[in-house]
Context: one part of a larger RNA
RNA sequence: GUCAGCGAGUUAAUAUGUGCUGCAAGGUUAACCGGUUUAGGCUGGGGAGCCGAAGCGAAAGCGAGUUCGAAUAGAGCAACUUGAGUAGCAUAUAUUAGACCCGAAGCCAGGUGAUCUAUCCUUGGACAGGGUGAAGUCUGUGGAAACACGGGCGGAGGCCCGAACUCGUUAGAGUUACAAAUCUAUGAGAUGAUCUGAGGAUAGCGGUAAUAUGCCAAACGAACCUGGUAAUAGCUGGUUCUCCCCGAAAUAGCUUUAGGGCUAGCCUUAAAACUUAAGUACUGGGGGUAGAGCACUGAUUGGAUCGAAGGGCCGAGAGGUUACUUCAUUCAGUCAAACUCCGAAUACCAGUAUGUAUGUUUUGGGAGUCAGAACUAGGGAGCUAAGUUCCUAUGUUCUAGAGGGAAACAGUCCGGAUCAAUUGUUAAGGUCCCCAAAUGUAACCUAAGUGGAAAAGGAAGUAAGGUUUCUUAGACAGCUAGGAGGUUGGCUUAGAGGCAGCCAUCCUUUAAAGAGUGCGUAACAGCUCACUAGUCAAGAGAUCUUGCGCCGAAAAUACAACGGGGCUCAAGGUUACUACCGAAACAUUGAAUCUCAUGCUUUCUUCGGAAAGUAUGGGGUGGUAGGGGAGCGUUCCAUACGUCCCUGUUUUUACAGGGCAACGCUGUGAAGGUGGCCCGAAAGGAGCUGCUGGAGCGUAUGGAAGUGAGAAUGCUGAC
Numbered sequence: 001g002u003c004a005g006c007g008a009g010u011u012a013a014u015a016u017g018u019g020c021u022g023c024a025a026g027g028u029u030a031a032c033c034g035g036u037u038u039a040g041g042c043u044g045g046g047g048a049g050c051c052g053a054a055g056c057g058a059a060a061g062c063g064a065g066u067u068c069g070a071a072u073a074g075a076g077c078a079a080c081u082u083g084a085g086u087a088g089c090a091u092a093u094a095u096u097a098g099a100c101c102c103g104a105a106g107c108c109a110g111g112u113g114a115u116c117u118a119u120c121c122u123u124g125g126a127c128a129g130g131g132u133g134a135a136g137u138c139u140g141u142g143g144a145a146a147c148a149c150g151g152g153c154g155g156a157g158g159c160c161c162g163a164a165c166u167c168g169u170u171a172g173a174g175u176u177a178c179a180a181a182u183c184u185a186u187g188a189g190a191u192g193a194u195c196u197g198a199g200g201a202u203a204g205c206g207g208u209a210a211u212a213u214g215c216c217a218a219a220c221g222a223a224c225c226u227g228g229u230a231a232u233a234g235c236u237g238g239u240u241c242u243c244c245c246c247g248a249a250a251u252a253g254c255u256u257u258a259g260g261g262c263u264a265g266c267c268u269u270a271a272a273a274c275u276u277a278a279g280u281a282c283u284g285g286g287g288g289u290a291g292a293g294c295a296c297u298g299a300u301u302g303g304a305u306c307g308a309a310g311g312g313c314c315g316a317g318a319g320g321u322u323a324c325u326u327c328a329u330u331c332a333g334u335c336a337a338a339c340u341c342c343g344a345a346u347a348c349c350a351g352u353a354u355g356u357a358u359g360u361u362u363u364g365g366g367a368g369u370c371a372g373a374a375c376u377a378g379g380g381a382g383c384u385a386a387g388u389u390c391c392u393a394u395g396u397u398c399u400a401g402a403g404g405g406a407a408a409c410a411g412u413c414c415g416g417a418u419c420a421a422u423u424g425u426u427a428a429g430g431u432c433c434c435c436a437a438a439u440g441u442a443a444c445c446u447a448a449g450u451g452g453a454a455a456a457g458g459a460a461g462u463a464a465g466g467u468u469u470c471u472u473a474g475a476c477a478g479c480u481a482g483g484a485g486g487u488u489g490g491c492u493u494a495g496a497g498g499c500a501g502c503c504a505u506c507c508u509u510u511a512a513a514g515a516g517u518g519c520g521u522a523a524c525a526g527c528u529c530a531c532u533a534g535u536c537a538a539g540a541g542a543u544c545u546u547g548c549g550c551c552g553a554a555a556a557u558a559c560a561a562c563g564g565g566g567c568u569c570a571a572g573g574u575u576a577c578u579a580c581c582g583a584a585a586c587a588u589u590g591a592a593u594c595u596c597a598u599g600c601u602u603u604c605u606u607c608g609g610a611a612a613g614u615a616u617g618g619g620g621u622g623g624u625a626g627g628g629g630a631g632c633g634u635u636c637c638a639u640a641c642g643u644c645c646c647u648g649u650u651u652u653u654a655c656a657g658g659g660c661a662a663c664g665c666u667g668u669g670a671a672g673g674u675g676g677c678c679c680g681a682a683a684g685g686a687g688c689u690g691c692u693g694g695a696g697c698g699u700a701u702g703g704a705a706g707u708g709a710g711a712a713u714g715c716u717g718a719c
Base pairs, nucleotide, nucleotide: 001719002718003717004716005715006714011097012096013095014094015093016092017091018090019089020088021087022086023085026051027050028049032045033044034043035042036041055062056061065077066076067075068074100238101237103235107228108227109226110225111224112223118202119201120200121199122198123197124196125195126194127192129161130160131159132157136153137152138151139150140149141148142147165189166188167187170185171184172183173182204220206216207215208214241631242630243629244628245627246626251264252263253262254261255260265369266368267366268365269364270363271362272361273360274359279354280353281352282351283350284349285348291342292340293339297336298335299334301332302331303330304329305328307327308326309325310324311322312321313320314319372398373397374396375395376393377392378391379390380389381388403414404413405412418591419590420589421588423587424586425585429581430580431579432565433564434563438578440577441576442575443574444573445572451567457551458550461548462547463546464545465544466543467542468541469540470539478535479534480533481532482531484508485507486506489503490502491501514529518527519526592621593620594619595618596617597616598615599614600613601612602611603610604609632708634705635704636703637702638701639700640699641698644659645658646657647656648655649654664697665696672692673691674690675689676688677687678685679684
């Protein structure tokens, strides 16, 4: 891992509903006792007790009333309106219990451990070899002595080197190992606070500890074993057959509350009552939002008036002046969630009409939900950031929604799947090929593969339109020629001659020519432009608006920013049109089921009606949590399954006649296994049949449960 088996809402008591049954103003027994028995029970007693038929009061108590009260007042509760309980069974839920199942870390009690290890006690054992050479002492020399020096002897030391022994430094190996701590090399101590054998001591709220939270038998911030014990778990996981009907929530308030709860909201179900709900049309309402505006409250730009105040400057003063500050008035222009002289659309409320749906209300039973998400619109926070966060719209979708489109893609677009069909029509979106359908029609645009990512900004891209200037009296561009004189204008300057700078910018000759447009020189010179003529021959400029393009444009493994191929009078873009494709939508045909209405039949009836069946017509049938309904199957129990049923006679037993499916299956092969045919909407199932198997089993109606497995890192076994 697979397979097989096992594996989770049970039982008891009480309460409240619902269904059924008995009796009913009553209902009912409990313990216990008697009888009987096939030992499961059955039957008879037992009225204690409980609930109900009467309430009010704290109570005594009174009682259709009572309590408060002085009260006959008044008020509260109750009665009066013809009235239902009680017992049992089943079922749903709650409470108390282990309470659907598995799961802690832990807490407490009583015991077991010092054969590992920590420390201690008693008694033993071990330490090759080599080196160094303390004290002391003998002796020699010196000395008066103390003592000093030399040479021997000596053999100290938590001394040195290094085996055994003990340890475990560094590196490598090993890491499903040789090994749940090892191996190899290297290393530390090695007469000591050394190492070690045997025996003994200390025990968990404890011991021991040269303290490392170390060790106390391979997991020690409190050992292990058993018990309390099914500890508790607002947490995680799991929770087993089928079909039918309806179908949520992720919000509010409170919460030592925030991933939990309680009540409400939203779902379901039963009964009763109501006739309207949503929507649509019309009519009538109130409003202060969007927008707009500046009349108020504030903010705000420029100007004017010099109207006012203050400051600066001038002045002896009077006063004057001011590119200073503020206010006021006024003109023009703006802004506002907490401004409004104004003011919608929607929405909301009411009425009338229409509309009739699984509508509304009430009382009961059962829930689940309290992490929501994206999108669109209006807002707050944020950076008018976020796949951000918080509201609003009872917004849409997902959640709980399949199908088609968007390459792929919960929340986007289309559209809500009862079932069936090799039937048709469409939606969104598409129609060259992948890939169903147009290489469609008409007219333009784009040249950028733009299409098929992006801004400020930039540009004789290209197409369309507007305004305007010049132009056969010859424009624009090109070419040829001219572009002069006073004059080197004046000033400045070393110089300044059109061309460093300042001032002025005239006059003349002319077809035209600036006291000069740019380059250039030290300054001149030189080149050039404006301007003019000729040549040429028909359009040429300026500006504004619009469509589509261009640049701006850098990312990490080539293409990689159309899904791909590939596409250029498109297979790109704009406009118009036609056809086709395209879904579980719609239509067609058939079927199932639920529900409503009407009709009919049968049964029951309290005579109102109810239930079941059937026919026709209308409407419905996506679905998580969850509520409701109907069934299938498993094990066990009871009864029936032929000496049966009907008629007649008889007091009964019994007798006579008639009838049926011929008396549940099975060694002429049960259950079980494995194939085929068949029935049912499903869980499933009767029968026929082949093989296997070798002894029990079934059907009907009821009853009772150890009643259904694929998941729980489930448990046990096998492979």
Molecule: large-subunit ribosomal RNA, domain II
Organism: Candidatus Dojkabacteria bacterium